Transfer RNA from a Candidatus Microgenomatia bacterium, 73 nucleotides, folded computationally. Its Rfam family is "tRNA". Its family is annotated with triplet codon-amino acid adaptor activity in the Gene Ontology. The family's RNA type in Rfam is transfer RNA. RNAcentral holds the sequence, with entries from ENA.
């Protein structure tokens, strides 16, 4: 110094192509049952890596930047 990929709750993931309510486990927390404590059930919290553009509408299209991984020099 060139390319490639990859970033989504605390945690691991899906959706991106082809724009249109962010979804699953798990974790928490609050009730049930239970002497208790595991366990189940029910409800709840909580997340698109930074900026900026485009569009009536962006996790998603464009473009810059950042950080991890690979390839070449």
């Nucleotide at each position: 110094g060139g390319g490639a990929u990859u970033a989504u709750g605390g945690u691991g993931u899906a959706g991106u192509c082809u724009g249109g309510u962010a979804g699953c486990a798990u974790a928490c927390u609050a009730c049930a049952u239970u002497u208790g404590g595991g366990a189940u059930g029910u409800a709840g919290u909580g997340a698109c890596c930074u900026u900026g553009g485009u569009u009536c509408a962006a996790a998603u299209c464009c473009a810059a930047g950042u950080a991890g991984u690979c390839c070449c020099a």